[in-house]
Molecule: Glycine riboswitch aptamer
Organism: Stakelama sediminis
């Protein structure tokens, strides 16, 4: 300079499953929205755990979109989202 990889950010796509039901406090244009406890039911794609195909430097270790719902989330819309795309910067290896 270029490839390939990892890690930050920035940008854009991004699923699921209750406008549940009681009760307490807020704020109200008195519609209604917000916080929180408490109950049933439901989701999986932060995060965390389990099993294991499978891999390794084979003592051990490293592993999922699979499974569990600790957590997390559950109308819209805000917010989060694993994963992708891509734009930058740092880092390892290769040329």
């Nucleotide at each position: 300079g270029g490839g390939c990889c990892g890690c930050g950010c920035a940008c854009g796509g991004g699923a699921g499953a209750g406008u549940g039901c009681c009760g307490g406090g807020g704020u109200u244009u008195c519609g209604a929205c917000c916080c929180u406890g408490g109950c049933c039911g439901c989701c999986g794609a932060a995060g965390g755990a389990g099993c294991a195909a499978c891999c390794g430097c084979c003592c051990c270790g490293g592993a999922a979109u699979c499974u569990c719902u600790c957590a997390g989330g559950c109308a819209a819309u805000c917010g989060g989202g694993a994963c992708c795309g891509c734009g930058c910067g740092c880092g390892a290896c290769c040329u």